[in-house]
Molecule: Glycine riboswitch aptamer
Organism: soil metagenome
RNA sequence: CCUGCAGGAGAGCGUGCCGUCGGCAACAGGGCGGCGCCGCCGAAGGCGUAAUCCCGAAAUCGCUCAGGCAAAAGGACUGCGGG
Numbered sequence: 001c002c003u004g005c006a007g008g009a010g011a012g013c014g015u016g017c018c019g020u021c022g023g024c025a026a027c028a029g030g031g032c033g034g035c036g037c038c039g040c041c042g043a044a045g046g047c048g049u050a051a052u053c054c055c056g057a058a059a060u061c062g063c064u065c066a067g068g069c070a071a072a073a074g075g076a077c078u079g080c081g082g083g
Base pairs, nucleotide, nucleotide: 001083002082003081004080005079006078007077012038014037015036016035017034018033019032020031021030039069040068041067045065046063047062048061052057053056
C1' cells in the first nucleotide's frame, strides 16, 4: 500500500418550480428525480495554518470548494486476519 471481518460522529424527512410514477369521477394530498432558495454539519477528498522537522512537508485545529443533513449507503479513524 491492497484486501476480508467488526466498530465508527455531526447536521433539514426544510422549502419553490418542473418532470415523472402511482392514484382519483374530478381535485387535493403522496413517492422518485432535476434545477433553485433558505438554514445547518465536519470524519472521504481539497485548501489553510499550529506544533515539529529534513524548509516544504504537515493535525482529529480552521475553511466549507467538493461532499453530507430520516433509514440505507458513504465515512476519517480503530481492532483482528490475509497478501